[in-house]
Context: one part of a larger RNA
């Protein structure tokens, strides 16, 4: 992991509130507690309710405040309504729907582990090394020293037992809840170790790791307080029916809680008071606009006051000026905290119309949300970043299934009662995967563009335009001309068109620059401008616009249409005619809600069904036949409202309603050895939990049924318990 069984809103209070139901009613009702066994009798204390007001003393249809009311709060003038039960929602106060804490305190048990320490005992194989004393010598004036020998000290050396645990390799559901292997340290000392003892929880012990105190330690452990608490997570058991949200706003030791308001649902009351369109009446400073219409910003001219500088000047003065540059004044701006102006929705009122079977409003039980997401539009904040934050709008998910978008909560289309092997549209599409056009017309792209991307670039290529040139010959190509003064003056070592610096004229001429470029040291040469000639019809610029190229570099494998494939298309624009295509929507037929109307409201009635009888209308297998209408009459053991017409039924969290089953309990039925319960099949019936008109097999003694009643009353989940596999 599976299977089985178990397992979570319970019980109390003469608590509270409300809603249904009852008894009694201006009253209702008893508690302790007695006699008592008949759920019976008594018990009226006490509560509530009939009267308010005041803090209260009180007064009283009033009263309070006050010296006082024509005052002002709160009541009253009522044709009044209560109050014990029961039942259920909900809440308070108790463990309070369940399981979970880490802890907090009492009161004990613990040093058999393991720290310290006390007593008494116990062990350290063997090898080195050689201090002090001490003896001899040898030395001296004695001495010191120095030698040899002896001696055997040391938290001294190597190294077993014995003790630690420094490296490494395995071991990691291990042989082992701390180990083995191979290597390391210590090994006569602060040495190991036996046995018996002491020190105990906010205390012990610690050569000190917050360590160790019984596989537990920043406060052991065991049992009580105690089902601590847990604004926190997980769990929470059958069914169908109606409606159905919020993730906002203020506040919060408040931010993942909660109070209240907002949404939401049951009731009860109101009854168009609501919504939307049109028509009219308002209010208002966005958008946009504009600025000599304020208040700020700002760019350029023009004018030029001041102010500076230089000239004159004793002093008033004067002149001048490539300075600064106010007002003005021209001419184009900016602005969320600017406005001379000013929209469109959008918001408030009035009238009219439409709609409405989940409009609006009051009041009153019950809730749940107060983490929101994307996307379009209006902004803030950011970098006019972010699946990025925060408003404000609408949507669509949340709580929404179906179709498109290859695939994809927030995009598009469309809101799923329930059946159908019917149709007909939306989004979206119609070569094949794939349901429907290899449609029809005209263009357009050549880049697989389509099927990713910007400045910025470029004789791609279609359309609309303006302009120059041109059969008196244009564009391109060829032929041939391109000169003369001049080597233009000046600089230069040189400057002759072609370093550079100033001129830039004049002649000849069909035309030719004091010269477009290339060349030299400078000259030379080549070329261009310009002109003539051959040819022979267009040929240059230059705007706007479709539809194309380049710019385009990334990491398993093509990989930037879902794929194959597609080029007068299976791309792209424009138009037109068809089809597909969904749980939309229509067809049949059904169930459930709710509403309007009609009948009925109790020996009823409606609606079904038998028979009997009379009347249509239809089929054939012509008869005492079948189907199907309608009317009267009876029966009647069948359903419980019914029948007809609309509209609605997607839904989490939540709120209402109706039902199914388990186990008992009272009552009345009923069943059972001719075989109950239970198990195992069959077969039917219900919209569902579910059930048995019946049937077989097993089992062998207890059931079921209908009202009402009471629960230890429904399991898949809780790293749920327990058992078994």
């Nucleotide at each position: 992991g599976c299977c089985u069984g178990c397992g979570a809103g319970u019980u109390a209070g003469u608590g509270g509130c409300a809603u249904g139901u009852g008894g009694c009613g201006a009253g209702g009702u008893u508690a302790a507690c007695c006699c008592g066994u008949g759920u019976g009798g008594g018990g009226g204390a006490g509560c509530c309710g009939u009267a308010g007001c005041g803090a209260a003393a009180g007064c009283g249809a009033g009263u309070c405040c006050g010296a006082a009311a024509u005052g002002g709060g709160c009541g009253g003038c009522c044709g009044g309504a209560g109050u014990c039960g029961c039942a259920u929602g909900u809440u308070c106060u108790a463990g309070a729907c369940c399981c979970g804490a880490a802890g907090c305190g009492a009161a004990g048990u613990g040093a058999u582990c393991u720290a310290u320490c006390c007593a008494u005992g116990g062990c350290c194989a063997g090898g080195u090394u050689g201090a002090a004393g001490c003896g001899c010598g040898a030395g001296u004036a004695a001495a010191a020293c120095c030698g040899c020998g002896u001696g055997g000290a040391g938290g001294a050396c190597c190294g077993c037992a014995c003790c630690c645990a420094c490296c490494u390799a395995g071991g990691u559901u291990g042989a082992a809840a701390a180990c083995u292997g191979g290597g390391g340290g210590g090994a006569u000392g602060a040495g190991c170790u036996g046995u018996g003892g002491a020190u105990a929880g906010g205390g012990g012990u610690g050569a000190a790791a917050g360590g160790c105190c019984a596989a537990u330690c920043a406060a052991a452990c065991u049992u009580c307080g105690u089902g601590a608490u847990a604004g926190c997570u997980g769990g929470u058991u059958c069914u169908c029916c109606c409606c159905g949200a919020a993730a906002u706003g203020c506040a919060u030791u408040u931010a993942g809680g909660u109070g209240c308001a907002g949404c939401g649902u049951c009731g009860c009351g109101u009854g168009u008071u609501c919504c939307u369109u049109a028509c009219u009446g308002g209010a208002g400073g966005u958008a946009g606009a504009g600025c000599u219409a304020c208040u700020g910003g700002a760019u350029g001219g023009c004018u030029g006051a001041u102010g500076g500088g230089c000239c004159c000047a004793a002093c008033c003065a004067g002149g001048u000026u490539a300075c600064u540059g106010a007002c003005g004044u021209c001419a184009a701006c900016c602005a969320a905290a600017c406005u001379c102006c000013g929209a469109a929705u959008g918001c408030c009122g009035g009238u009219a119309a439409g709609u409405g079977u989940g409009a609006g409003c009051g009041c009153g039980g019950c809730a749940g949300u107060g983490a929101g997401a994307c996307u379009g539009c209006g902004g803030g904040g950011g970098a006019u970043a972010a699946g990025c934050u925060u408003c404000g709008u609408a949507g669509u998910c949340g709580a929404g299934a179906g179709g498109g978008a290859a695939a994809c909560a927030g995009c598009c289309c469309a809101g799923a009662c329930c059946a159908c092997c019917a149709g007909c549209u939306a989004a979206g599409g119609c070569c094949c995967c794939u349901a429907a056009g290899c449609g029809u017309g005209u263009g357009c792209u050549a880049a697989g563009u389509g099927g990713g991307a910007a400045a910025g670039g470029a004789u791609g290529u279609g359309g609309a335009g303006u302009u120059g040139c041109a059969c008196a010959g244009a564009c391109a190509a060829c032929c041939a001309g391109g000169a003369g003064g001049u080597u233009g003056g000046c600089u230069u070592a040189g400057a002759a068109g072609c370093a550079g610096c100033c001129a830039u004229c004049c002649u000849u001429g069909a035309a030719a620059g004091a010269g477009u470029g290339c060349g030299u040291a400078a000259u030379a040469g080549c070329u261009c401008a310009c002109u003539g000639g051959u040819c022979a019809a267009g040929u240059g610029a230059u705007u706007c616009u479709g539809c194309g190229c380049c710019g385009a570099c990334a990491a398993u494998u093509u990989a930037g249409c879902g794929g194959g494939g597609c080029u007068c298309a299976a791309g792209c624009a424009c138009a037109c005619c068809g089809c597909c295509g969904a749980a939309g929507c229509u067809g049949u037929g059904g169930c459930a809600u709710c509403u309007a109307c009609g009948c009925a409201u109790g020996u009823a009635g409606c609606c079904a069904g038998g028979c009997a009888u009379c009347u249509g209308c239809u089929c054939c297998u012509u008869g005492u036949g079948g189907g199907u209408g309608g009317g009267u009459g009876u029966c009647c053991a069948g359903g419980u409202g019914u029948g007809u017409g609309g509209a609605u039924g997607g839904g989490u969290a939540g709120g209402g309603g109706a039902g199914c089953g388990u186990c008992g309990u009272g009552u009345g039925g009923u069943g059972g050895g001719u075989g109950a319960a239970g198990c195992g099949g069959c077969a039917g019936g219900g919209u569902g939990a579910c059930c048995u008109a019946g049937u077989c097999g097993u089992g062998g003694a207890c059931g079921c049924c209908a009202c009402a009643c009471g629960a230890g009353u429904g399991a898949g989940a809780a790293u749920g318990c327990a058992g078994g596999c």
The part of an RNA shown here (large-subunit ribosomal RNA, domain II) has 725 nucleotides and comes from Ruania albidiflava DSM 18029.
It matches the Rfam family "Bacterial large subunit ribosomal RNA".
Taxonomically the source falls in Ruania albidiflava (Bacteria, Bacillati, Actinomycetota, Ruaniaceae).
RNAcentral holds the full RNA, with entries from SILVA.